A computed fold for an 86-nucleotide RNA from Serpentinicella alkaliphila, annotated as c-di-GMP-I riboswitch aptamer. The model forms 95% of the base pairs in the Rfam consensus. Its Rfam family is "c-di-GMP-I riboswitch aptamer". About the family: GEMM was predicted in a large-scale screen for bacterial structured RNA regulatory elements. RNAcentral holds the sequence, with entries from Rfam. Model confidence (mean pLDDT): 78 of 100.

[in-house]
RNA sequence: AAAAUAUUUUGGCAAAGCUAUCGAAAGGUAGUGACGCAAAGCUAAAGGGGCUAAGGUGACAAUCACUAUGCCAGCCAGUUGCGAGG
Repeated sequence: AAAAUAUUUUGGCAAAGCUAUCGAAAGGUAGUGACGCAAAGCUAAAGGGGCUAAGGUGACAAUCACUAUGCCAGCCAGUUGCGAGG
């Protein structure tokens, strides 16, 4: 110098399931619970992707299809940032 690997101490977040509650649903919130996470912090009209379909539209016998103005940041992305080492 390059490459690779690891990470003390003190801490953080919290999947599924269950309970309560809000919601048409997806999903959210609180509690419990830890599967995991070094950004599992933040951003959801003005990036991509995914979920739902109340209302609306179309076809209808039941019903089905399409549709976000509803959601997901623990899908990618964007953005801010801590410790250690260099």